[in-house]
RNA sequence: GGCACACGCUGGGGGAGUCGCGGCGACGCGACUGAGAGGGCAGCACGCUCGCUGCCGACCCCUCGAACCUGAACCGGGUCAUGCCGGCGGAGGGAAGCGACAUGCAGAGCGA
Numbered sequence: 001g002g003c004a005c006a007c008g009c010u011g012g013g014g015g016a017g018u019c020g021c022g023g024c025g026a027c028g029c030g031a032c033u034g035a036g037a038g039g040g041c042a043g044c045a046c047g048c049u050c051g052c053u054g055c056c057g058a059c060c061c062c063u064c065g066a067a068c069c070u071g072a073a074c075c076g077g078g079u080c081a082u083g084c085c086g087g088c089g090g091a092g093g094g095a096a097g098c099g100a101c102a103u104g105c106a107g108a109g110c111g112a
Stems, first nucleotide, its partner, number of pairs: 002105003007099004011062004017032006039056006068093003074087004
């Protein structure tokens, strides 16, 4: 000096379930799994159904891609209940650039 990585910056992607109690409702308290189960502001809807959306925040993930979605009101197991566990899954889809002390490597990395 080169390549890779932890990590960082900027940008982007994603999900928010189940059950119990109180309450006319708005909502509040608690339990289970999990990284995260809607924390703040605003709008819409609405008094059966504790609804829907946007921005911000937290958390996770960004092609080395199981973050997350489709299949799925799926299948087997288990639970008060729930993707709670496993299958499905060498199925399909899915969001990137730059920097990089330390550390690792010598043909590394990339391409044909």